[in-house]
RNA sequence: CCCGCCGAGGGGCGCUGCAUACGCGAGACGCGAGUAGGCUCGGCGGGUUUUCGGGUUCCCUUUGUGAACCGCGCCCGGUGAAA
Numbered sequence: 001c002c003c004g005c006c007g008a009g010g011g012g013c014g015c016u017g018c019a020u021a022c023g024c025g026a027g028a029c030g031c032g033a034g035u036a037g038g039c040u041c042g043g044c045g046g047g048u049u050u051u052c053g054g055g056u057u058c059c060c061u062u063u064g065u066g067a068a069c070c071g072c073g074c075c076c077g078g079u080g081a082a083a
Stems, first nucleotide, its partner, number of pairs: 001047009010076006018038001022032003037069001
């Protein structure tokens, strides 16, 4: 760095339908159905790269932080005197 699984990001209703995957089609930047955690953080497992030297990182200590986001509309919950 990549892949998979799990957890978290307060909860619900309605609407639209981009990407991926699925179906149809000889094919199309085509059609259909479905679709608003597909994003971020953390944990676990696997894979890839590296394997000299140097640097960096890791370890220790100190300080800080406990998230930031998520189409449109509505409702509920928590904090708050209210906004």

Model confidence (mean pLDDT): 75 of 100. A computed fold for an 83-nucleotide RNA from a Pseudomonadota bacterium, annotated as SAH (S-adenosyl-L-homocysteine) riboswitch aptamer. Its Rfam family is "SAH (S-adenosyl-L-homocysteine) riboswitch aptamer". Rfam links the family to the GO terms S-adenosylhomocysteine metabolic process and regulation of gene expression.